[in-house]
RNA sequence: GCUUUAUCAAGAGCAGUGGAGGGUUUCAGGCCCUGAGAAACUGCGGCAACCGGCCAAAGACAUGUGAUUGCGCAUAUCCGAGGCGACUGGUGCCAAUGCCUGCUUUACCGAUGGGUUUCCAUCCGCGUAAAGAGCGAUAAGGA
Numbered sequence: 001g002c003u004u005u006a007u008c009a010a011g012a013g014c015a016g017u018g019g020a021g022g023g024u025u026u027c028a029g030g031c032c033c034u035g036a037g038a039a040a041c042u043g044c045g046g047c048a049a050c051c052g053g054c055c056a057a058a059g060a061c062a063u064g065u066g067a068u069u070g071c072g073c074a075u076a077u078c079c080g081a082g083g084c085g086a087c088u089g090g091u092g093c094c095a096a097u098g099c100c101u102g103c104u105u106u107a108c109c110g111a112u113g114g115g116u117u118u119c120c121a122u123c124c125g126c127g128u129a130a131a132g133a134g135c136g137a138u139a140a141g142g143a
Stems, first nucleotide, its partner, number of pairs: 002142007013044005021033003027102004045094004050090002053084003059078002062075005098135001103132006109125002111122004
């Protein structure tokens, strides 16, 4: 780098060095952070349950057993919604929704036209909202 699955609207800082950029992609349009100090590196701190750890509903299945048809009980195994736990480990993260948008669909609003209690159609808006896709990030696995 490729690929599978899951998550991505929550949460979490202060110093030192440094000295102009940064906000994940590849770019573009916005917007924001930043000499009251960006990126990067270092120290200490913190957040998060993704993996490792523990418990576990419902369900599946095997054996045994009770019994008034349904069914109940015990043991073992599988599965696992959910919960606990950052003290020990592997990671990640500590501005703003992954800062917003770019593609598709639907609905609404506006405009135009037809028909006239109301409904339909059109394309325009680079309008508003929601869902999805795509791209990206992180974790665990795979070749």
A computed fold for a 143-nucleotide RNA from a Zetaproteobacteria bacterium, annotated as SAM riboswitch aptamer (S box leader). The sequence was found by an Rfam model in a public genome assembly. The organism belongs to Candidatius Mariprofundia, within Bacteria. Rfam family: SAM riboswitch aptamer (S box leader). About the family: The SAM riboswitch is found upstream of a number of genes which code for proteins involved in methionine or cysteine biosynthesis in Gram-positive bacteria.